[in-house]
C1' cells in the first nucleotide's frame, strides 16, 4: 500500500474522475539548421458565476433563474439533488353583508399567492468575470485580500374587472 466491513461528518451549479485538454520527467520515430513535430510510459493539473428551492408517500430524470462567455452552452462522463407527476393532509379565493360545514373549480404548501398580472409604485436585490496586490508550485494551475459594478427576481402596497352549487345559523 490493497480490499471488505461497521461507525461518523459533510454538499446540492453539489461530489466524483477512467475519456479529453494542458503541464513535467523520460523514452521512441520523422524531420531541420531561423526549425519543430508526432506517439509511448509515469505523475500531476482541468473539469458550472452565484441566486432560489424541502408538508407526506410514491414514480421520474437532461430538476428553476439569470451572470459570463467563442452565442449556444460553462469539454465529456458518472452519481446525487429541495424540480416535475400523481394520490393523500393541510391552506387561499369564488353564490345574497359577515360566519360555519359539504361538493365542486382554480392556485398554493404552514411565512400555504383565485385569475386577468411579466399590471402601478416603493423598497430589497449576488458572485464569477475585469482591474490590481500578495502567497504556493519547475511548471499547467491552485489560493487570499482591496476595489467599483452589473440580474433573474422577492417583499409590501394600491387599483379596476370576471370568478360556482347546497344546507345551516344571523341580520
Nucleotide at each position: 500500500g490493497a480490499u471488505u466491513u461497521u461507525u461518523u461528518a459533510a454538499a446540492a451549479g453539489c461530489g466524483c474522475c477512467u475519456g479529453g485538454g494542458c503541464u513535467a520527467u523520460u523514452u521512441c520515430c520523422u524531420g531541420u539548421u531561423u526549425a519543430a513535430g508526432g506517439g509511448g510510459a509515469u505523475a500531476g493539473u482541468u473539469g458550472a458565476c452565484g441566486a432560489g428551492g424541502a408538508g407526506g408517500a410514491g414514480g421520474u430524470u437532461u430538476a428553476u433563474c439569470g451572470a459570463a462567455c467563442g452565442a449556444g452552452u460553462u469539454c465529456g462522463g458518472c452519481g446525487g439533488a429541495u424540480g416535475c407527476c400523481u394520490c393523500c393532509c393541510g391552506g387561499u379565493u369564488g353564490c345574497a353583508c359577515a360566519c360555519a360545514u359539504c361538493u365542486c373549480a382554480a392556485c398554493c404548501g404552514u411565512c400555504a399567492u383565485g385569475u386577468u398580472u411579466a399590471u402601478u409604485a416603493u423598497u430589497c436585490g449576488a458572485a464569477a468575470a475585469c482591474a490590481a496586490a500578495g502567497a504556493g508550485g519547475c511548471g499547467a494551475c491552485u489560493c487570499u485580500u482591496u476595489g467599483a459594478a452589473c440580474a433573474a427576481g422577492a417583499a409590501u402596497a394600491a387599483a379596476a374587472a370576471c370568478a360556482a352549487g347546497a344546507u345551516g345559523a344571523u341580520c

About this RNA
The prediction has a mean pLDDT of 78. The RNA shown here (glmS glucosamine-6-phosphate activated ribozyme aptamer) has 171 nucleotides and comes from Sediminibacillus albus. The model forms 84% of the base pairs in the Rfam consensus. Its Rfam family is "glmS glucosamine-6-phosphate activated ribozyme aptamer". Rfam describes the family as follows. This entry contains a glucosamine-6-phosphate activated ribozyme that is found in the mRNA for GlmS. GlmS is an enzyme that uses fructose-6-phosphate and glutamine to generate glucosamine-6-phosphate. The ribozyme catalyses self cleavage of the glmS mRNA that is thought to regulate GlmS activity. It was read from a public genome assembly, where an Rfam model found it.